Source information
This is a predicted complex of two RNAs, RNase P RNA and transfer RNA, with 467 nucleotides together.

[in-house]
RNA sequence: GACGGUCGGAUGGCCGCCUCUCGCAACGGGGAAACCCGCGAGGGGAGGAAAGUCCGGGCUCCACGGAGACACGGUGCCGGUUAACGGCCGGCGGGGGCAACCCCAGGGAAAGUGCCACAGAAAGCAAACCGCCAACCGGGCUUCGGCCUGCGGCAAGGGUGAAAGGGUGCGGUAAGAGCGCACCGCGCCUCCGGCAACGGAGGUGGCAGGGUAAACCCCACCGGGAGCAAGACCAAAUAGGGGCGGCACGCCGGUCCCCAAGCAAUUGAGGGCCGGCAGGCGGGUUUCCGCGCCGCCGCCCGGGUAGGUCGCGCGAGGCGUCCGGCAACGGGCGUCCCAGAUGAAUGGCCAUCUAUCCCCGCGAGGGGUGGACAGAACCCGGCUUACAGGCCGUCU
RNA sequence: GCGAGAUAGCUCAGGCGGUCAGAGCGUCGGAUUCAUAACCCGGAGGUCGAGAGUUCGAGUCUCUCUCUCGC
Numbered sequence: 001g002a003c004g005g006u007c008g009g010a011u012g013g014c015c016g017c018c019u020c021u022c023g024c025a026a027c028g029g030g031g032a033a034a035c036c037c038g039c040g041a042g043g044g045g046a047g048g049a050a051a052g053u054c055c056g057g058g059c060u061c062c063a064c065g066g067a068g069a070c071a072c073g074g075u076g077c078c079g080g081u082u083a084a085c086g087g088c089c090g091g092c093g094g095g096g097g098c099a100a101c102c103c104c105a106g107g108g109a110a111a112g113u114g115c116c117a118c119a120g121a122a123a124g125c126a127a128a129c130c131g132c133c134a135a136c137c138g139g140g141c142u143u144c145g146g147c148c149u150g151c152g153g154c155a156a157g158g159g160u161g162a163a164a165g166g167g168u169g170c171g172g173u174a175a176g177a178g179c180g181c182a183c184c185g186c187g188c189c190u191c192c193g194g195c196a197a198c199g200g201a202g203g204u205g206g207c208a209g210g211g212u213a214a215a216c217c218c219c220a221c222c223g224g225g226a227g228c229a230a231g232a233c234c235a236a237a238u239a240g241g242g243g244c245g246g247c248a249c250g251c252c253g254g255u256c257c258c259c260a261a262g263c264a265a266u267u268g269a270g271g272g273c274c275g276g277c278a279g280g281c282g283g284g285u286u287u288c289c290g291c292g293c294c295g296c297c298g299c300c301c302g303g304g305u306a307g308g309u310c311g312c313g314c315g316a317g318g319c320g321u322c323c324g325g326c327a328a329c330g331g332g333c334g335u336c337c338c339a340g341a342u343g344a345a346u347g348g349c350c351a352u353c354u355a356u357c358c359c360c361g362c363g364a365g366g367g368g369u370g371g372a373c374a375g376a377a378c379c380c381g382g383c384u385u386a387c388a389g390g391c392c393g394u395c396u
Numbered sequence: 397g398c399g400a401g402a403u404a405g406c407u408c409a410g411g412c413g414g415u416c417a418g419a420g421c422g423u424c425g426g427a428u429u430c431a432u433a434a435c436c437c438g439g440a441g442g443u444c445g446a447g448a449g450u451u452c453g454a455g456u457c458u459c460u461c462u463c464u465c466g467c
Base pairs, nucleotide, nucleotide: 001395002394003393004392005391006390007389009353010352011351012350013349014348015347017045018044019043020042021041022040023039024038028037029036030035047373051384052383054382055381056380057379058378059227060226061225062224072223073222074221075220076219077091078090079089080088081087092106093104094103095102096101107218108217112216113215114212115211116210129158130157131154132153133152137150138149139148140147141146166184167183168182169181170180171179185207186205187204188203189202190201191200192199193198231310232309233308234307241301242300243299244298245297246296247295250277251276252275253274254273255272256271257270259268260267261266279294280293281292282291317336318335319334320333321332322331323330324329354371357368358367359366360365397467398466399465400464401463402462405421406420407419408418414452423439424438425437426436445461446460447459448458449457
């Protein structure tokens, strides 16, 4: 310096809190009793992350005959592992490091579409700004050696840019250029190794096909929705609903319906609603007045709220050991039972010691401080994030 | 347990990434007025919540974290 694992102050005493089991022989209270409150004895009582809620599953309800498709969302090298995963293990490829080792959203850009600002001549059917050339076809000048230049040729050099259509070298050429050749890279084909990703060898092609998919998209695979405030049960007061029984159900007016008589106006009987009077109920009792209510009283039924109980602690469980596997992991045997609250327990004090930190001292040592991040709430497997410090192992 | 958001002092825009960091109010300066306000002109003010990644390039796309709000 790299990687992996592990611990997360220690011991003792006293006083408390939550929960479970047993007991009540003793003490206090209740009950007919069982038993309850309580009391007594014993057992257990936060984490590696309990956190964030980023993934996956169990469980529960809703929807649902089964299967598939579309849409939407997610995942993405290959193989394995698992209940499942975007996790983990092993391998491959790429990148970094002298190395141990670390990092990678790592399918498809040759189905199609979009985008590539600014700068730059040109940014996707590539392109001539500076520059290079004067061989061919021409022009001008000439000291007849050449010089300049039009039509043009050129992607080697400069410059711009994140990116300019393989790289280096030699040959070649008027200058150049895969134009030719060697090596490297790349594409295609064949063979070999590997389950595969992929690797190796040989041949072949002068190079085609810039980047971007954490842009749309294509391909393959996966996914029904909601969440313990899921959900199940018991069930008060009040209000409201329904049923049964008892008591009361009178008079007048208005209006509507219906029945009967009548040719009709109308008359009579019944019912509903509204208003008034009477009546009933309401003050501890009585009379009167005023006020409020309009059927009253009793019993029963069902829904649901508050509240309570369950869900809720034996589980993809922990520890030890053996076997298979490089490993993740799987299997066998033995052993253990290990929080379950609901304003929410898991704490406080004392003593001894100790990590760290601070001070003094050259040093040995002495003094002081006294413990990181954080706390279950249905459960489990991961990931991520926070964390004083200690210990162990392997390697460079 | 589930969902939404964070851009100037405040309230909010920013489409399929680039010449895109904006608007209104506020603030500062000027002008106007005897003076103030209003009106008019001009300016300043931003780690786009934080950190990584993808890309040539991120306010925008992806991941992780922090904070706020709602059910």
Source information:
Its mean pLDDT, the model's own confidence on a scale to 100, is 78. Rfam match: Bacterial RNase P class A. Its family is annotated with tRNA processing, ribonuclease P activity and dimeric ribonuclease P complex in the Gene Ontology.